[in-house]
RNA sequence: UUCGACAAAGGCAAACCGUUCGAGAGGACGGGACGCAAAGCUACGGGUCCGUGAGUGAACCGUGUGAGUUAUGAGUAACGAGUUUACUUGUGAUGAACAGGCCAAGCUUCAGGAAAGCCGGGCUGCCGAGG
Numbered sequence: 001u002u003c004g005a006c007a008a009a010g011g012c013a014a015a016c017c018g019u020u021c022g023a024g025a026g027g028a029c030g031g032g033a034c035g036c037a038a039a040g041c042u043a044c045g046g047g048u049c050c051g052u053g054a055g056u057g058a059a060c061c062g063u064g065u066g067a068g069u070u071a072u073g074a075g076u077a078a079c080g081a082g083u084u085u086a087c088u089u090g091u092g093a094u095g096a097a098c099a100g101g102c103c104a105a106g107c108u109u110c111a112g113g114a115a116a117g118c119c120g121g122g123c124u125g126c127c128g129a130g131g
Base pairs, nucleotide, nucleotide: 001130002129003128004127011036012035016031017030018029019028020027021026034117040123041122042121044120045119046118048114049113050112053109054108055107056106060101061100063099064098065097068094069093070092071091072090073089074088075087076086077085078084079082
């Protein structure tokens, strides 16, 4: 410096379970082994996960504007003379759309946190083999 053998001495321990800490991601301890030659250490880069604030945001609300539809009252006109039609207008109901309010999930972003057994980087290291 490269590599990891049915060698040897050993090491770690996923899922899951129990206790416990944390709002959560997750941590600690015990049991347990799927795996691991750095599954030792380190959040430096990417990615992942959890909260906080902000932005966006469907639904919802109905505060404003309000087309249209519909019920009913009044008026005018027509001729087919009616429980008719058309137009104008008052009131009520409904109400597209726009503005406004509130804003779930998701997404974006800020600050913080978690994870080293996601991929890289950095630091350290047992045994053996080759150069």